[in-house]
Molecule: Glycine riboswitch aptamer
Organism: uncultured Pedococcus sp.
RNA sequence: GUGCGGGAGAGUCCCCGUGUGCGCGCUCGUCGUGCACGACGGGGCGCCGAAGGGGCAAACUCCCCGGAACCUCUCAGGCGCCAGGACUGCAC
Numbered sequence: 001g002u003g004c005g006g007g008a009g010a011g012u013c014c015c016c017g018u019g020u021g022c023g024c025g026c027u028c029g030u031c032g033u034g035c036a037c038g039a040c041g042g043g044g045c046g047c048c049g050a051a052g053g054g055g056c057a058a059a060c061u062c063c064c065c066g067g068a069a070c071c072u073c074u075c076a077g078g079c080g081c082c083a084g085g086a087c088u089g090c091a092c
Base pairs, nucleotide, nucleotide: 001092002091003090004089005088006087011045013044014043015042016041017040018039019037020036021035022034023033024032025031046079047078048077052075053073054072055071060066
C1' cells in the first nucleotide's frame, strides 16, 4: 500500500417550503385548514472531532532553523440511516 473485518463523538432546537398520514369545513376540487411525521430540501443558531488542513514543546544545536500527536484550532468535514472515519485485527 491492497483486500476483508472492527471503529467514536455531536440538535431534529427554531423558522420556511414540499410531501405523507389522520381529521374538520365546503363551492366536493390537483380546494382551504388543524395536528403528527429523524419524510425530504433550505436558512439560523448550537454542538462534535478520529478524513484532510493549520499551530505548538522537549531532546538535539554555540546560536538560528528544523522539530509530534489521539494535544490544540475548527478552515474543511460531520451531528437519523447510508457513506466517510484516525486507529486497529488477519492475509498478501